[in-house]
RNA sequence: GGGCUCAUAGUCUAAUGGUAGGACGCGACCCUCACACGGUCGAGAAGGCAGUUCAAUUCUGCCUGGGCCCA
Numbered sequence: 001g002g003g004c005u006c007a008u009a010g011u012c013u014a015a016u017g018g019u020a021g022g023a024c025g026c027g028a029c030c031c032u033c034a035c036a037c038g039g040u041c042g043a044g045a046a047g048g049c050a051g052u053u054c055a056a057u058u059c060u061g062c063c064u065g066g067g068c069c070c071a
Base pairs, nucleotide, nucleotide: 001070002069003068004067005066006065007064010024011023012022013021018054026042027041028040029039030038047063048062049061050060051059
């Protein structure tokens, strides 16, 4: 320098052009003499900038960062 691939809550992970789901963790309440376990509820997320589209997390381009390969 070139190619491929990935980027989603604090962490791990899913799906899809039309309200982003789950697990762990966190908070409140219930339970207990108390803690743990357990139960109910809740908060919490699309790397950045453009483009296409009625509508983009999804498609396209560039940039940034991680991984792999070639030189």
This is a predicted structure of a 71-nucleotide RNA (transfer RNA) from a Candidatus Aenigmatarchaeaceae archaeon.
The source organism's lineage runs through Archaea, Nanobdellati, Candidatus Aenigmatarchaeota, Candidatus Aenigmatarchaeales and Candidatus Aenigmatarchaeaceae.
Rfam family: tRNA. It is annotated as a transfer RNA.